[in-house]
Model confidence (mean pLDDT): 84 of 100. Guanidine-I riboswitch aptamer from uncultured Roseobacter sp., 106 nucleotides, folded computationally. The sequence was found by an Rfam model in a public genome assembly. The model forms 100% of the base pairs in the Rfam consensus. The organism belongs to Roseobacter, within Bacteria.

This record gives sequence, structure tokens and C1' cells, in this order.
RNA sequence: GCGCAGGAUAUCUAGGGUUCCGCUUCCGCGUGAGGGUCUGGUCCGAGAGAUAUCGCUACCCGGCAACAGACCGGGCGGUACACGGCGGGGCAAAAUCCCGGGAGGC
Repeated sequence: GCGCAGGAUAUCUAGGGUUCCGCUUCCGCGUGAGGGUCUGGUCCGAGAGAUAUCGCUACCCGGCAACAGACCGGGCGGUACACGGCGGGGCAAAAUCCCGGGAGGC
């Protein structure tokens, strides 16, 4: 200097707010007005959180037409590391969501 890989999804959690439900306050008592500095249910939700499945991949075994290769199936492994603003975006609104493994730092 070049190439390949470091992947995807689901469920859940940390966390998040307030559209709906509930709770609560007020009033003319209604299809009303407010409260998320209301524990909660619905809801959103992690690159650096958990679990699972899939994908990719090393080696081994088997099948397929004689071998190899490709393809299919199985076994046992791998899929590392990871400090991080401000500001902006969208949904009702906010967030460890997205911009973003970004800017920056070591």
C1' cells in the first nucleotide's frame, strides 16, 4: 500500500417521553380544561446491553457421476476490539432511536 471479514433480524432490558388508557386537579359537569417534577399499561428503545435464530467462515465427516471442484447435509469452533460531544431529525413527544463505530480523543 492492496484485498477479505468484522453481518442481519426477532424477543427482552437499561433508558425515554406523554398520542391513547389509567391515576389525579379544576370547572360551567361535557365529545370539557390541565398535570409526566404521575408509580404504571399501550408506545419508542441500544455500534459500544442480554438472549435466540439466521447469514458468513476454518477444520472434519457423509451424499451427488471415478477424482477434484461446485452444491446439499451434519459435527465442532470463529464472528474480535470499542472513549465519544455540541447540534440537528422524526414520531404525540423524548431517548444510549437516526445523522453516528460520525466530529473529536487515546